The RNA shown here (SAH (S-adenosyl-L-homocysteine) riboswitch aptamer) has 62 nucleotides and comes from a Gammaproteobacteria bacterium. It matches the Rfam family "SAH (S-adenosyl-L-homocysteine) riboswitch aptamer". For this family Rfam cites "Riboswitches that sense S-adenosylhomocysteine and activate genes involved in coenzyme recycling" (Wang et al., Mol Cell, 2008). Model confidence (mean pLDDT): 76 of 100. Lineage of the source: Bacteria > Pseudomonadati > Pseudomonadota > Gammaproteobacteria.

C1' cells in the first nucleotide's frame, strides 16, 4: 500500500442511480444508498450513513 471473512452500529417501505457488479459488437440495459466506521470469532460501544414516509426507543411540552 492492497485485500478476504465475520459481527455490530434499532427497523420497514418507496424514489433517484454516483461508485461498483453483470450482460452486450456497440448504443445501452439490469442490479445497486452499510460502498462508511469500529472491532475480531462468547464480536461491546461510539461517531456516522442521498431524499420522503413510517414504526420502535429516549427527552421535553400540553
Nucleotide at each position: 500500500c492492497c485485500u478476504a471473512c465475520c459481527g455490530a452500529g434499532g427497523g420497514g417501505c418507496g424514489c433517484u442511480g454516483c461508485a461498483g457488479g453483470a450482460g452486450a459488437a456497440a448504443c445501452c440495459u439490469c442490479c445497486c444508498a452499510g460502498g462508511c466506521u469500529c472491532g475480531g470469532u462468547u464480536u461491546a460501544a461510539a461517531a456516522c450513513g442521498g431524499c420522503g414516509c413510517u414504526c420502535a426507543c429516549u427527552g421535553a411540552u400540553c